[in-house]
RNA sequence: GCACCAUCCCGAGCGGCCGAGAGAUCUGGAUCGAUGACGCCGCAGCAACCGUGGUCGAAGAACCGCUGACCACACGGUGCUACCGCCAGAAGCGAUGGAAG
Numbered sequence: 001g002c003a004c005c006a007u008c009c010c011g012a013g014c015g016g017c018c019g020a021g022a023g024a025u026c027u028g029g030a031u032c033g034a035u036g037a038c039g040c041c042g043c044a045g046c047a048a049c050c051g052u053g054g055u056c057g058a059a060g061a062a063c064c065g066c067u068g069a070c071c072a073c074a075c076g077g078u079g080c081u082a083c084c085g086c087c088a089g090a091a092g093c094g095a096u097g098g099a100a101g
Base pairs, nucleotide, nucleotide: 004098005097006096007095008094013043014042015041016040017039021032022031025090026089027088028087029086044081045080046079049077050076051073052072053071054070055069056068085093
């Protein structure tokens, strides 16, 4: 963060600090919250987006073996851990990853 791609009904919580609202915006509803929410920090966990390894084997004359499909791995880079992005409507926005700058 302007433009591009993918995902957003799977899954996974404890402790410490703080102290009033919170889950992106507006309206309505239902929720969470002084038995301390939200947030921050620590630890723990979830998860295959990137990554790593493997199998198949596309294109190609072939070697090679992917920008493909599938499997494994949580050691590495991120992310996530109430409620379907809480629900409906509006707006067509937001979040995360990749790629790019």